[in-house]
């Protein structure tokens, strides 16, 4: 030099998920608590709906919605049906180093919760502040901010 790994630090991305006070952790035991800021739910009149409640319904997210081919289902074969499952190809829509437009490329397109019951909603009430990733961030405009 080069490529891996592991621990710090500082930069940055998805996401609301970040900062400050006060403790508290030192040999035992006990660790929280407040506050700002940002997300989220429930909640009136007025509007809305006059439903449609087992094919339950609802939230949080961008993650919805079609198709093919395969399982399943049932006396037994075919064949339809299916609100079930796999897996594939596409989709609405959502991310990629300041903000928009443009052009291009690259990736998500998911999981999870109430728990029978919520439309909208001011007063009001309740909770959440995880996680899991990158490595010179593609170009051209306009605009801001910084710094000189």
């Nucleotide at each position: 030099g080069g490529c891996g790994u592991a621990c710090g630090g500082a930069c940055g991305c998805c996401g609301a998920a970040u900062c400050c006070g006060c403790g508290c952790c030192u040999u035992c035991u006990c660790a929280g608590c407040g506050g700002a800021a940002c997300c989220g739910g429930g909640g009136a009149c007025c509007c809305a709906c006059c439903u449609u409640u087992c094919c339950g319904g609802g939230g949080u997210g961008a993650a919805u919605c079609g198709g093919a081919c395969g399982c399943c289902u049932u006396u037994c074969c075919a064949u339809c049906a299916g609100c079930g499952c796999g897996c594939c190809c596409g989709u609405a829509g959502g991310g990629c180093a300041c903000u928009u437009c443009c052009a291009g490329g690259c990736c998500c397109g998911a999981a999870c919760c109430c728990g029978u019951c919520a439309g909208c909603u001011a007063a009001c009430c309740c909770g959440g502040u995880a996680g899991g990733c990158g490595a010179c961030a593609u170009g051209g405009a306009a605009g801001c901010a910084a710094g000189g």
A computed fold for a 148-nucleotide RNA from Streptosporangium pseudovulgare, annotated as c-di-AMP riboswitch aptamer (ydaO/yuaA leader). It was read from a public genome assembly, where an Rfam model found it. Lineage of the source: Bacteria > Actinomycetota > Actinomycetes > Streptosporangiales > Streptosporangium. It matches the Rfam family "c-di-AMP riboswitch aptamer (ydaO/yuaA leader)". Gene Ontology terms of the family: cyclic-di-AMP binding and regulation of gene expression. From the family's description: This family represents a conserved RNA structure found upstream of the ydaO and yuaA genes in Bacillus subtilis and related genes in other bacteria.